[in-house]
């Protein structure tokens, strides 16, 4: 290359939350792991600050599982 396909950004609607953000619907910017994990770094929320607690896996690294098959 390639089979079947898969996921789903922003916006908008509804809901949860103090917030970050999350869930569902709609929608596709993109993604070979844009499947999962908060272990390390980083960023965000809470807080006057520090701490504590929380969030982001579609910020990077790492771990782990997986479709295809020129390899």
């Nucleotide at each position: 290359a390639a089979c079947g396909g898969g996921c789903a950004a922003a916006a908008c609607c509804a809901g949860a939350g103090a917030a970050a953000u999350c869930u569902g619907g709609c929608g596709a910017c993109g993604c070979a792991a844009a499947g999962c994990c908060a272990c390390g770094g980083g960023u965000c929320c809470u807080g006057a600050a520090a701490a504590u607690g929380g969030a982001c896996a579609g910020c990077c690294g790492g771990g782990u599982u997986g479709c295809c098959g020129a390899a």